This is a predicted structure of a 1454-nucleotide RNA (small-subunit ribosomal RNA) from an uncultured bacterium. The RNAcentral record of the sequence draws on ENA, Greengenes and SILVA. Its Rfam family is "Bacterial small subunit ribosomal RNA".
């Protein structure tokens, strides 16, 4: 982009064009071929003449009756022509059926033209009428008569035709034309008539239009159809036909077709054309023209010029009707129409007026052909549905960031105009002129002209004019990319959508609805189907190393394709001119319906076909030639084949010696062998089997393969010679041979080694890997098999095209150098190919040639057939179904029980702990009325909690409020804010009393209560819609970018590499240069110094002074305290290093190589965490999911688990004396002292808003005690008594004290912290707080270790490289059985149906041939007989197709 097109929605007009694609199913009803009276007999109907009657009237006129073929005519009936045309349909048909191009010298031919002739005599009969009979009916017999342009006989001549025989002449064949003899055989009608003449018959010849034959070419798909044929191929002869032929027949020969595809199977009418395409192509074959073929099936001939006949016969078959049962009728695939079938395809119209047909002399009849009209959007065209003008840009509808925009929107209202189309009315005869009749007129009296007359279905119809009047007319489909068009609400992986990708699990531009907005428009989409796009079957125009695709290797056949040089020839090629390619289509030009579709009128048309011609190039044929190719000769060189000998090492046994317990085996082990002597050794034998070292990137073969040495046969590269052939060549569908392991048959053989098996052993199992045994086989002989990652995953030949390095084998040449050449094995590379990996003279480059191969993925190398094979199995090879991809190269990451470097308290060396007890405090379950959320590997679990008796509180149970617990604003009211207090009640809250205000411009206003607006509220959901904050890799060293560079591209370099380094630090090299966020450096603390200060902090000197004290004057020395500097940088010095830099029991130095520690956290990860901190989008609740109040609850407890306390003792307990910190906090505080109590604490009370006063150590140190015990360890537990905060300690505080004394005696698999002032071990504060469940958290200080050999291994990281089939990234992907559903298929005892053909029987109708006693005067026939066959029936095969119990596998489905 097309369509005979269906379907869904919706529909105003008009013009052309279309309309059963399926059941070639059956079919009521009409209608589709009839016509001629100028061929005949006649007369049944009409009319008319004539006659006879009879009525009206009553002479000439009408009716009726009867009669007459006398006339017009004309049923039926004989005759002519016609009916084989026109009109259907497409079943058959792969075929001389079509196509196109030729021949018939092998042919027909009514009618029509045109040319020549001639039509003489005569004869019987028949239909019809008329009668007689059968029979329902169709229909039929006998019998009288009779016509003719029906039939039949004779005849003359000529032309003709056929046979024989002769001559000329000519062509393209066996023929044409011209002419002689001889013999055969053929004609005929007549009617009209105005008497001029028409129309008509016979014969020849020719023409045109037709038709019949034969040929070359071309014409689907299957090779899973490889053979096929007996009239079959050929001759001779002869039947038979219009004519050739094997068309048929009798006899002869044995052919003929095939792979350039025969046969046989499917499928199909076939062509002009159509539909797509740039085109080559592809698909198609409807209307319309041509050809075929058919006409219920089948067979048949008849008649005719023509048929084997669509509306004609016969026969046989199915079917459907009619019947009195005896018999008969019937063929819409002709128009209409009906049923049926189906997704579907229309009226039982009107006319011959035109075109055309068929009879006729005509007039005219027929004529579902033909032209008209009807129905149907079914297609093309072409027309309206209104035009301008109108903004406060109305109303309403959608949308939003919503007092207000946006948008539908100039749209609409309103104004003005038009009037196609509707509707009324009127006017309108193009298509028509033929023919015919009249009249004229030419001129061969029949044509041709002109005038006039008649003739119109459609139809009063197309056209126009008037009038009304916006009046009567717009809808489908889509809007996620492809693809033009976007928002709401609904829905919540439902319901749907959906061409491909894909949408839909709560914001959906993807469903469903609404508004827009988009194409398109009387139409618009959906299915279908066919090209295109697809170079996706590649001729034009593709490919095969890895994507699918070289045959396992050779030879060679057919075939395809070939060196040079000349000469020819003219198939192929060119190029001219001819014929032919039908009409219509297109197509380019003009015309005509108002346009336009649409129709007309002119050119054109890739091809056959013929001819004249050229001759490069392919071919052909005839010569030559050497360079391809061979052969000779002379040399080489090899793990090339056979064959036969020999040889040693070595392993197995087997004798025999020496010899003692073990050997053997593995990761370790057993099984196994050995005291009946192994294993070790040693010497002799014996047997098979392979052939060390050399040996290699190497040699040699076609491939497969080929390895001990010799011999001997075969076969073979290459190198040199240029002596000989003289293109002998390449390749090579079949087709032959070769063909590694294994494997098969038969015979030997058998050490080794070793499928099966057997035992031992690993293991959750081991029908496995490991080990000890061991059959087939490994090996030979012959035969088979034939296959593979048979691999360079790269077929073969030849030529061209830059170099370098090695190694083999010649030759130049006597060579170890060095160079040159020619063959071969290999490495790297240039150009060029290539998606890139790569290839790269040994191509995967550039070209030539010829073979094999592919054409998504699976199913499948399967089924199935077939062929080969003893068999196993091999070769050839589908297809339903299903997938939306499979796949190749390469990139970045991820990952590997892959490699290399290298960090980390990672391991390893320590130390000290968890896990075992009791407790404590989180979490799980479970419990409950509620145990409120939330946090769940590491990165939840002493976490959100740095304070849950009530509050807090978010749970539950009950009472209660409903502008509301709170908080803005506005209006109105009414009150005085606040503050004490009673009384009900569980309170919340409710009724009261009772003190008691400020500002004011006097209007009122702070402030409080009520009322109402207008906001509320919500720890309801959604951390997966968010923002802010965090947690974690992870303080790891990495993450990135500009330009430049490579790469087709993702990407890549940089950032890699070598060395350093805590580090992408830093140095060097470097297609990369830089550059930015990490790293480190700048900040803080902390450790020396120095400076400035100098209280509340210090006190050396100096004074004073105390029991004793910096206590006081003072003093800025020192401690501290806090501001400012300063100090450390591998700077010095040895070594190492090229530098960076490192090492050094080195110097100096408080500190040394980063001096400790701390804030700081690159790109990014985990949809990490949180909606309950707090913000915030969207949904939810609104007399409650808001909100106040008691009470309860978050504290439950059969259990699990983190993290913690305290201990389990003697390094300790217990008791007395006695020491030394820091950094912190304190006014409802912190609290000296005193007092009083065993205490906790309680009264008193100085002091301190702090370097001033308060809190203030513990381990330790010194005595003393206890003596290994469930203890003088442990301390929970449980009684009792207290004490403090609170409104309140019952659920549910802490703490004191007397009694109680429970598990616990170092803790199983596993696991955690830490490398130095750390671990461990000892106390101190601090927040939060009325107290407190603080053993938590955050902090400080005292005392103070041990080990690091290393990095092999666990964990976790960095880089760098490698394999990936991974990419939600190894907690990936993935593979098989087995359960479960579906769904094609494959086998199956069968059974079921199809078409083709094969053998016998039988055997219609018919033509033919015999026969013909019957019929007939004969000619001929009738009947009977035979060949032949359509149909039937019997048989047995093959070939498709369903179907099947059962079983094979396959593919999909969480």
């Nucleotide at each position: 982009g097309a369509u005979g097109a269906a379907c869904g929605c919706u529909g105003g007009c008009u013009a052309c064009a279309g309309g059963c694609c399926u059941a070639a199913c059956a079919c009521a009803u009409g209608c589709a071929a009839g016509u001629c009276g100028a061929g005949g007999g006649g007369c049944a109907u009409c009319a008319c003449u004539c006659c006879g009657c009879c009525g009206g009237u009553u002479u000439a006129c009408c009716g009726g009756c009867g009669g007459u073929g006398g006339u017009g005519g004309c049923g039926a009936c004989c005759g002519g022509c016609g009916c084989a045309c026109g009109g259907g349909u497409g079943a058959g048909u792969a075929a001389c059926g079509c196509g196109u191009a030729u021949c018939c010298g092998a042919c027909c031919a009514u009618c029509c033209g045109c040319g020549g002739g001639c039509c003489c005599g005569g004869g019987g009969a028949u239909a019809g009428u008329c009668u007689u009979c059968c029979g329902a009916a169709a229909g039929g017999a006998g019998g009288u008569u009779u016509a003719a342009u029906a039939c039949c006989c004779g005849g003359c001549g000529g032309c003709g035709u056929c046979a024989g025989g002769g001559g000329g002449u000519u062509c393209c064949a066996u023929g044409g034309c011209c002419g002689c003899c001889u013999g055969a055989c053929u004609a005929a009608a007549g009617g009209a008539u105005u008497c001029g003449u028409c129309c008509g018959g016979c014969c020849c010849g020719c023409g045109a239009c037709g038709g019949g034959g034969a040929u070359g070419c071309g014409u689907u798909c299957c090779a899973u159809u490889a053979g096929c044929u007996u009239g079959a191929c050929g001759g001779c002869g002869g039947g038979g036909u219009a004519a050739c032929g094997g068309c048929c027949c009798a006899c002869c020969g044995u052919g003929g077709c095939u792979a350039c595809g025969a046969u046989g199977g499917a499928u199909a009418g076939g062509g002009g054309u159509u539909c797509u395409g740039a085109g080559a192509g592809g698909a198609a074959g409807g209307c319309c023209c041509c050809c075929c073929a058919c006409a219920c099936u089948g067979g048949g001939a008849c008649u005719g010029a023509g048929a084997c006949a669509c509306g004609g016969c016969c026969c046989a078959g199915a079917c459907u009707c009619c019947u009195a049962c005896g018999g008969g009728a019937g063929g819409c695939a002709g128009c209409a129409g009906u049923g049926a079938g189906g997704a579907a395809u229309a009226u039982u119209g009107g006319u011959c007026a035109a075109u055309g047909g068929g009879c006729g002399g005509a007039a005219g009849c027929c004529u579902g052909a033909a032209c008209c009209a009807g129905c149907c959007a079914a297609g093309u065209a072409g027309c309206g549905u209104g035009a301008a003008g109108g903004a406060u840009g109305a109303c309403g509808g959608c949308c939003c960031u919503a007092c207000g925009g946006g948008u539908u929107g100039u749209a609409a209202a309103c104004u003005u105009c038009u009037u196609u189309u509707g509707c009324g009315g009127g006017a309108g005869g193009a298509u028509a002129a033929c023919c015919g009749g009249c009249g004229c007129c030419a001129c061969g009296u029949g044509u041709g002209g002109c005038g006039u007359c008649c003739u119109g279905c459609a139809g009063g119809u197309a056209u126009c004019c008037c009038g009304c009047g916006a009046a009567u007319a717009a809808g489908c489909a889509u809007c996620g990319g492809c693809u033009a068009a976007c928002u709401c609400c609904g829905u919540g992986c439902c319901a749907g959508c959906a061409g491909c990708c894909g949408c839909g699990g709560u914001a959906a531009u993807a469903c469903g609805g609404a508004g827009g907005a988009u194409g398109c428009a009387g139409g618009c989409g959906u299915u279908a189907u066919c090209c295109g796009g697809a170079a996706u079957c590649a001729u034009u125009g593709g490919g095969c190393u890895u994507a699918a695709a070289g045959g396992g290797a050779g030879c060679g056949u057919a075939g395809a394709c070939g060196g040079a040089c000349c000469c020819u020839u003219a198939a192929g090629u060119c190029a001219g001119c001819c014929g032919u390619c039908a009409a219509a289509a297109g197509c380019c030009g003009g015309g005509g319906c108002u346009c336009a579709a649409c129709c007309c009128c002119g050119g054109u048309c890739c091809g056959c076909g013929g001819u004249u011609g050229a001759a490069a190039c392919u071919g052909g044929g005839a010569g030559u030639c050497u360079u391809g190719a061979g052969u000779g000769c002379g040399g080489u060189c090899g793990c090339g084949g056979c064959g036969c000998g020999c040889g040693g090492a070595a392993u197995u046994c087997g004798u025999g010696g020496u010899g003692u317990a073990g050997c053997g085996g593995u990761g370790a082990a057993a099984u196994g062998c050995a005291u009946a002597g192994a294993u070790a050794u040693c010497a002799c034998g014996a047997a098979g089997a392979a052939c060390c070292c050399c040996g290699a990137u190497u040699g040699c073969g076609a491939a497969g393969g080929c390895a001990g040495c010799g011999c001997g046969c075969c076969a073979g590269u290459c190198c040199g010679c240029a002596a000989c052939u003289g293109a002998c060549g390449u390749u090579g569908a079949g087709g032959c041979u070769c063909g590694a392991a294994g494997g098969u048959g038969c015979g030997g053989g058998u050490a080794u080694c070793g499928a099966a098996c057997a035992g031992g052993a690993u293991u959750a199992g081991a029908u496995a890997c490991c080990c000890u045994g061991g059959u087939a086989g490994u090996c030979c002989g012959c035969a088979c098999a034939g296959u593979a990652a048979a691999c360079g995953a790269u077929g073969g030949a030849c030529a061209c095209u830059c170099g370098c390095c090695g190694c083999g084998g010649g030759c130049g040449a006597u060579a170890c150098a060095c160079u040159g050449u020619c063959c071969g094995c290999g490495g790297c590379c240039c150009a060029g190919c290539g998606a890139a990996a790569g290839c790269g003279u040994u191509a995967a480059g550039u070209g030539u040639c010829c073979c094999g191969c592919c054409u998504g993925g699976g199913g499948a190398g399967u089924a199935c057939g077939c062929c080969g094979g003893c068999a196993a199995c091999g070769g050839u090879g589908a297809a339903a179904c299903u997938c939306a991809a499979a796949g190749g190269a390469a990139u970045u990451g991820a990952c590997g029980g892959g490699g290399g470097c290298c960090c980390g308290c990672a391991c390893a060396a320590g130390c000290g702990g968890a896990g075992g007890a009791a407790c404590a405090u989180g979490u799980g379950g479970u419990u409950u009325a509620a145990u409120u959320c939330g946090a769940u590997g590491a990165u939840a679990c002493g976490c959100g909690a740095g304070g849950a008796a009530c509050c807090u509180u978010a749970c539950c149970c009950g009472g209660g409020c409903u502008c509301g617990a709170a908080g803005u604003g506005c209006g109105g009211c009414g009150g005085g804010a606040u503050g004490a207090u009673a009384u009900g009640g569980a309170g919340a809250c409710a009724u009261g009393u009772c003190a008691g205000u400020c500002c004011u411009u006097c209007g009122g206003g702070a402030c409080c209560g009520c009322c109402g607006c207008a906001u509320a509220g919500g720890u309801g959901c959604u951390g997966c819609a968010u923002g802010g904050u965090u947690g974690u890799c992870g303080u790891c060293a990495g993450c990135u970018c500009g330009u430049g560079c490579c790469g087709u591209g993702a990407g890549g370099u940089g950032u890699c590499g070598g060395c350093u380094c805590a580090a992408g630090u830093g140095c060097c090299a470097u297609a990369a240069c830089g550059a930015g966020c990490g790293c480190a450096a700048c900040c803080c603390c902390u450790g020396c110094c120095u400076u400035c200060a100098g209280u509340u902090g210090c006190c050396a000197g100096c004074a004073g002074g105390u029991a004793a004290a910096g206590c006081u004057g003072g003093g800025g020395a020192c401690u501290c305290u806090g501001g400012a500097g300063g100090g450390a940088c591998u700077g010095c010095c040895a070594c190492c290093g090229c530098a960076a830099g490192g090492u050094g029991c080195g110097a100096g130095g408080a500190a040394g190589g980063g001096g400790g520690g701390g804030a700081u956290g690159a790109c990014g990860u985990c949809a990490a965490a949180u909606c309950a901190g707090c913000a915030c989008g969207g949904c939810c609740c609104u007399u409650a999911c808001g909100u106040c109040c008691g009470g309860g609850g978050c504290g439950a407890c059969a259990c699990a688990c983190g993290u913690g306390u305290u201990a389990c003792a003697a390094u300790g307990g217990g008791g007395g004396c006695u020491a030394c910190a820091g950094a912190g906090g304190g006014g409802c505080g912190c609290c000296a002292g005193a007092c009083a109590g065993u205490g906790a604490u309680g009264u008193u009370g100085a002091g301190c808003u702090g370097a001033u006063c308060c809190c203030g150590a513990a381990a330790g140190g010194c005595c003393c005690u206890c003596c290994c015990a469930g203890u003088u360890c442990g301390g929970a537990u449980c009684g009792g008594a207290g004490u403090c905060u609170g409104c309140a300690a019952c659920c549910c505080g802490a703490c004191u004290c007397c009694g109680u004394g429970a598990a616990g005696c170092u803790g199983g698999a596993u696991u955690c912290g830490c490398u130095a002032g750390u671990a461990a071990u000892c106390g101190c504060g601090c927040a939060u707080c009325a107290g407190c469940c603080a053993u938590g958290g955050c902090g400080c200080g005292g005392u103070g270790a041990a080990u690091a050999c290393g990095u092999u291994c666990c964990c976790g990281g960095g880089c760098c490289u490698u394999g990936u089939a991974c990419a939600c990234a190894c907690c990936g992907c993935c593979c098989g059985u087995c359960a479960a559903g579906c769904c094609a298929u494959g086998g199956g005892a069968g059974c079921c149906g199809g078409g083709a053909g094969c053998g016998c029987c039988u055997g219609a109708a018919g033509u033919c041939c015999g026969u013909g006693a019957c019929c007939g005067c004969g000619a001929g026939g009738a009947g009977c007989g035979g060949c032949c066959u359509a149909g039937g029936g019997c048989g047995a095969g093959a070939c498709c197709g369903g179907u099947g119990a059962c079983u094979g596998g396959g593919g999909c489905u969480a």